[in-house]
C1' cells in the first nucleotide's frame, strides 16, 4: 500500500422568528365547559424520539381470574460450564463444517424401545433376499447323435446402478429421555359516574292516584299505574402512566479469560390519548453533478490533485404500560485490534 475480518462510536452544528406538548413555581376570576365526576384558561422557568422508537418473534415486571399435592395430555428447550430477574438471549469452551488466515456458522441428547421415510438410476431401497455369468444333480421338449432349450434344487463369482445394497442414514417425521411452562393481556385492571331500558324494596292508588281541558275551584274527558329509595351495567371521567428504577452517566477502583458482579461519585432523563417533539430564514460542515481557472505525470490519449461559482441531496425511520433480548431496515462518516499478500529498512 491493496484486499479482508472483528469491535466500538456518530446519525449534521449554530443563530433568529413563529408554533406544539409535559413538569415545577407564582397568580387567580365565586371565570368557562359539564347533570355530576372531572376538565380548561394567564405568566415565568424548564424537559421534549431512536439506534433501531420498527417487526411484535422470545423472556420478564405489572394486573385480573384460577389454583392442596401428584399424574396424564398439550406447548417449548436440548454438547458442557457459567452469566442474568428471566429467556429460545449473552459469555467461555469442546466437537462438526466453511475460510490460506484474522474469523464465521451450527434446532450439536437418544437409532441396543418401537414405528415411519429415502428423488434419479438400478433386477432389487429397508420387507428381504438375487438381475447376470459359471458349475453340479434331476425332470420336460427338440434332435439319429453330439448337443440345444426350459423348469426345480445345491454351490461359486461378482460386473453394473446408486449417497446408501442385511449394513447403514434421517430424530428439522412420529417417538423416547431430561428440564421448563396455569390462562389472559394496559382495549389488563381499579375507582367516580348521566340518560334510556330492565331488576328489587317501600308508600299511595279502580273508595279513581295520575294525565288533560291556559293558573286556581267546580265540572268534563282519558285512566292503571304514580312517587321515593337501593343496587348492577353503559356513555363520559380519573387512576394505571412517565416512575428512586433489573434506572442513567463517570472512575488509571476491586473480582473474573469473558458475559457479568461489587464499590465510590454524580444525575433525575419525553410522555400524548387521533396522539406534541414542528415550520420558515441565515451561516458553516459533508456528499454528488456541472462549469471556469490552475498544478503534477505523460509524446499523446488520458489519469490524479487544488481553488472558485452554481445546482441538487443529507439515509432507515416516529415513542403509545414499562423493561431485557432477538430479527429486520439504513445515505454515509470516524476510531481501534487483527489477518493475508506485495514492497522497503
Nucleotide at each position: 500500500g491493496a484486499a479482508g475480518c472483528c469491535c466500538g462510536c456518530c446519525a449534521g452544528a449554530c443563530c433568529g422568528c413563529c408554533g406544539c406538548u409535559g413538569g415545577u413555581g407564582c397568580a387567580a376570576g365565586u371565570g368557562c365547559c359539564g347533570a355530576a365526576a372531572g376538565g380548561c384558561c394567564g405568566c415565568a422557568c424548564u424537559g421534549g424520539a431512536g439506534g433501531a422508537a420498527c417487526g411484535u418473534c422470545c423472556g420478564g415486571a405489572c394486573u385480573g381470574c384460577a389454583c392442596a399435592g401428584g399424574g396424564c395430555a398439550g406447548c417449548g428447550u436440548a454438547g458442557c460450564a457459567g452469566g442474568c430477574a428471566a429467556c429460545a438471549c449473552c459469555u467461555g469452551u469442546c466437537c462438526a463444517c466453511c475460510g490460506c488466515g484474522a474469523g464465521g456458522u451450527g434446532a450439536g441428547g437418544a437409532u441396543c424401545a418401537g414405528a415411519g421415510c429415502a428423488a434419479c438410476a438400478g433386477a432389487g431401497a429397508c420387507g428381504a433376499g438375487u438381475c447376470g455369468c459359471c458349475u453340479c444333480g434331476g425332470g420336460g421338449c427338440c434332435g439319429c447323435a453330439a448337443g440345444g432349450u426350459u423348469c426345480c434344487g445345491g454351490g461359486g463369482c461378482g460386473g453394473g446402478u446408486g449417497a446408501a445394497a442385511c449394513g447403514g442414514g434421517c430424530a428439522a417425521u412420529c417417538u423416547c429421555u431430561a428440564c421448563g411452562c396455569g390462562c389472559a393481556g394496559c382495549a389488563a385492571u381499579a375507582c367516580c359516574a348521566a340518560g334510556u331500558a330492565g331488576g328489587c324494596c317501600a308508600g299511595c292508588g279502580u273508595c279513581g292516584a295520575c294525565c288533560u281541558g291556559u293558573g286556581u275551584c267546580c265540572c268534563g274527558g282519558g285512566g292503571a299505574g304514580c312517587u321515593g329509595g337501593c343496587g348492577g351495567g353503559u356513555a363520559g371521567g380519573u387512576a394505571g402512566c412517565a416512575c428512586c428504577g433489573a434506572g442513567c452517566c463517570g472512575g488509571u477502583g476491586g473480582g473474573g479469560c469473558g458475559a457479568c458482579c461489587c464499590c465510590c461519585g454524580g444525575c433525575c432523563c419525553a410522555g400524548a390519548g387521533g396522539a406534541a417533539u414542528g415550520g420558515c430564514g441565515g451561516u458553516c460542515a459533508c456528499g454528488c453533478c456541472g462549469c471556469g481557472c490552475u498544478c503534477c505525470g505523460g509524446c499523446a490519449a488520458c489519469g490524479g490533485g487544488g481553488c472558485g461559482c452554481g445546482g441538487c441531496g443529507c439515509a432507515c425511520a416516529g415513542a403509545a404500560u414499562c423493561c431485557g433480548g432477538c430479527g429486520u431496515a439504513c445515505c454515509g462518516g470516524c476510531g481501534g485490534a487483527c489477518u493475508u499478500c506485495a514492497c522497503a529498512c